[in-house]
RNA sequence: GGGGCUGUAACUCAGUGGGAGAGUGUCACAUUCGCAUUGUGAAAGUCGUGGGUUCGAAUCCCAUCAGCUCCA
Numbered sequence: 001g002g003g004g005c006u007g008u009a010a011c012u013c014a015g016u017g018g019g020a021g022a023g024u025g026u027c028a029c030a031u032u033c034g035c036a037u038u039g040u041g042a043a044a045g046u047c048g049u050g051g052g053u054u055c056g057a058a059u060c061c062c063a064u065c066a067g068c069u070c071c072a
Stems, first nucleotide, its partner, number of pairs: 001071007010024004018055001026042005048064005
């Protein structure tokens, strides 16, 4: 320098055009003599960034940034 893959909650990830979600973690309450466990509830998101297509984009297209990887 060229090709490919990945980027979504604090962490690990799902989500192939219309509701942004799960597990773990965090907080509150209940449970206990206390802790743990369990249950209920809550908080937490510019869907890497910018632009385009579309009535509508995390999702399709282009560019760009970061990480990983292959080739030279």
Notes: Model confidence (mean pLDDT): 84 of 100. Transfer RNA from Hungateiclostridiaceae bacterium UBA3922, 72 nucleotides, folded computationally. Rfam family: tRNA. Rfam links the family to the GO term triplet codon-amino acid adaptor activity. Rfam describes the family as follows. Transfer RNA (tRNA) molecules are approximately 80 nucleotides in length.